[in-house]
RNA sequence: GGGCACAUGGCUUAGCUGGUUAAAGCGCUGCGUUCACAUCGCAGAGAUCAAAGGUUCGAAUCCUUUUGUGCCCA
Repeated sequence: GGGCACAUGGCUUAGCUGGUUAAAGCGCUGCGUUCACAUCGCAGAGAUCAAAGGUUCGAAUCCUUUUGUGCCCA
């Protein structure tokens, strides 16, 4: 220099052919249970989806550019 993939709560992931409320597990907070802890049960907070722009009635999803990470080729 060329090509490919990925970026979604604190962590690990899902999200189908664009469709109205972004989901789950772990973790966190509170309550119950216990003498207490753990386990278990219930409830709750937390991401506007890497950034910007565009297309569209509507974008995490499509297009463009940029940033970061990983891999391959030279």